[in-house]
RNA sequence: AACUCAUCGAGACCGGCCGAGGGAACUGGCCCUUAGACGCCGGGGCAACCUCCGGAGCGCAGCGCGGCUCCGGAACGGUGCCACAUCCAGCGGGGACCCUGUGGGUCGCCGGAAGAUGAGUC
Repeated sequence: AACUCAUCGAGACCGGCCGAGGGAACUGGCCCUUAGACGCCGGGGCAACCUCCGGAGCGCAGCGCGGCUCCGGAACGGUGCCACAUCCAGCGGGGACCCUGUGGGUCGCCGGAAGAUGAGUC
């Protein structure tokens, strides 16, 4: 890099350096940014997954062990993260309401695509 699975409306700062863009790609919006963004470094923090602790449930004739699911907690360890819902939308399928009505608009639901993160495989 690729594949599989899961999750993504919560959470989380300060300082130094740099100097013009940044918020994944494209499009349309909307935001951040010389009152210094983005990025890098130092410190701090958050707790998404792995990890650890406790509890409940499932399963078994029963017990125990293991496994799975959920809830609560920890933050030593592995990653990650610390503006705006993955900042919003784009593709498909219904629904509700509205209008100047063989069309259009608004809102919401379901499912995809893409992306990010973790775990596993390779």
Predicted 3D model of a 122-nucleotide RNA (SAM riboswitch aptamer (S box leader)) from a Gemmatimonadota bacterium.
Model confidence (mean pLDDT): 85 of 100.
It was read from a public genome assembly, where an Rfam model found it.
Lineage of the source: Bacteria > Pseudomonadati > Gemmatimonadota.